[in-house]
Context: one part of a larger RNA
RNA sequence: CUGGGCGUAAAGGGCGCGUAGGCGGACCUUCAAGUCGGUUGUGAAAACUGUCAGCUUAACUGGCAGCCUGCAUCCGAUACUGUUGGUCUUGAGUACGGGAGAGGAGAGCGGAAUUCCAGGUGUAGCGGUGAAAUGCGUAGAUAUCUGGAAGAACACCAGUAGCGAAGGCGGCUCUCUGGACCGAUACUGACGCUAAAGCGCGAAGGCUUGGGGAGCAAACAGGAUUAGAUACCCUGGUAGUCCACGCCGUAAACGAUGUCAACUAGCCGUUGGAUCCAUUUAAGGGUUUAGUGGCGCAGCUAACGCGAUAAGUUGACCGCCUGGGGAGUACGGCCGCAAGGUUAAAACUC
Numbered sequence: 001c002u003g004g005g006c007g008u009a010a011a012g013g014g015c016g017c018g019u020a021g022g023c024g025g026a027c028c029u030u031c032a033a034g035u036c037g038g039u040u041g042u043g044a045a046a047a048c049u050g051u052c053a054g055c056u057u058a059a060c061u062g063g064c065a066g067c068c069u070g071c072a073u074c075c076g077a078u079a080c081u082g083u084u085g086g087u088c089u090u091g092a093g094u095a096c097g098g099g100a101g102a103g104g105a106g107a108g109c110g111g112a113a114u115u116c117c118a119g120g121u122g123u124a125g126c127g128g129u130g131a132a133a134u135g136c137g138u139a140g141a142u143a144u145c146u147g148g149a150a151g152a153a154c155a156c157c158a159g160u161a162g163c164g165a166a167g168g169c170g171g172c173u174c175u176c177u178g179g180a181c182c183g184a185u186a187c188u189g190a191c192g193c194u195a196a197a198g199c200g201c202g203a204a205g206g207c208u209u210g211g212g213g214a215g216c217a218a219a220c221a222g223g224a225u226u227a228g229a230u231a232c233c234c235u236g237g238u239a240g241u242c243c244a245c246g247c248c249g250u251a252a253a254c255g256a257u258g259u260c261a262a263c264u265a266g267c268c269g270u271u272g273g274a275u276c277c278a279u280u281u282a283a284g285g286g287u288u289u290a291g292u293g294g295c296g297c298a299g300c301u302a303a304c305g306c307g308a309u310a311a312g313u314u315g316a317c318c319g320c321c322u323g324g325g326g327a328g329u330a331c332g333g334c335c336g337c338a339a340g341g342u343u344a345a346a347a348c349u350c
Base pairs, nucleotide, nucleotide: 004321005320006319007304008303012318014201015200016199017198021194022193023192025088026087027086028085031082033081034080035077036076037075038074040072041071042070048066049065050064051063052062053061054060091191092188093187094186095185096183097182098181103177104176105175106174107173108172109171110154114150115149116148117147118146119145120144121143125136126135162169163168206247207246209244210243211242215241216240220236221235222234223233258317259316260315261314262313263312266295267294268293269292270291271290272289273288274287275286276285277284299306300305323350324349325348332343333342334341335340
């Protein structure tokens, strides 16, 4: 290096777009680069293999042939790959008509709850726990009623429901906007797949500046518990959580399962479309298509399990793994305001 692998044993990049590269549908045609056949030259000798000969044999030595799997040259073949030109429509895309959706961004609006403020009623407790205490309350709390303010989140609907590439997305309305799906025609004519680099997006948390701050709540303080209690429980409480601009770039970023394509028994649900059927008298049934679930044959798997949404059978391309610890660390580079991220060893040791 080849061979082997990546759901759970080490191993799928967090996700997308995309450059180079790799790979690429059907038919005809051209060339002959790859490919295949042959010619000629060369491929030193020795060694090696076969055979014959010579020292009495052997080792050894010599002759001949093979080998040297290669390179160049010329002649030829044209199925496949490639090249040239042309054609096609199944892949891909565009137009048209539809319906679905918490897809994204901005603006406005709404009610419930919470806290606070003001006022009324009202009186001695409230709160909290396993039990308590800290705490709040006669300067009138808790409870209750009225009015006001603020911020944040949107009960029920709600669903192995939907949408999105992933992260993720949930009150209502409007504006702008992305994608997917279905249907029947027409059009373009391989325009495709993957994707090193690169670019963009990327929960929570953290950072910069300026706002905002109701509730919750790292840190912190107090009360308990306890042998101790730097905790679990309780009373408070600041960053933060929210908004705007900008950074950070990580997660059990998980389906622990890369993307695309083709093929391979069935059964039962459900969402969005299309279509057909009958009594659409009602929520019905059949077919088909795009999703999303539960079983299950074959097959696969170490087993668990997977099983048309494959972990089955194949192909294309990328990423990654190679005993445990040391270590996702050191050093160096790159990135970052920092926190740190990314790339990434070795000694030593078992």
Source information
A computed fold for a 350-nucleotide part of an RNA from a metagenome, annotated as small-subunit ribosomal RNA, central domain.